[in-house]
RNA sequence: GCGGGGUAGCUUAGUUGGUUAGAGCGCUCGGUUCAUACCCGGGAGGUCGUGAGUUCGAAUCUCACCUCCG
Numbered sequence: 001g002c003g004g005g006g007u008a009g010c011u012u013a014g015u016u017g018g019u020u021a022g023a024g025c026g027c028u029c030g031g032u033u034c035a036u037a038c039c040c041g042g043g044a045g046g047u048c049g050u051g052a053g054u055u056c057g058a059a060u061c062u063c064a065c066c067u068c069c070g
Stems, first nucleotide, its partner, number of pairs: 002070005009025004018056001027043005049065005
């Protein structure tokens, strides 16, 4: 210098910018069981890497920076 990535504790989805940012695992509460696990139901948990810009509106577009991988 070039390419790809950064979204919940972990792994990740997110289409051409638009109605509430989802899923699995984990955590937690309850059901089930003599009990544990499995299974079923509910719940909590997100400044979408940081800052700025564009726009009525940004996880999504633009710029700079930080960080990881090649």
Transfer RNA from a bovine gut metagenome, 70 nucleotides, folded computationally. Its Rfam family is "tRNA". The family's RNA type in Rfam is transfer RNA. Rfam links the family to the GO term triplet codon-amino acid adaptor activity. The prediction has a mean pLDDT of 81.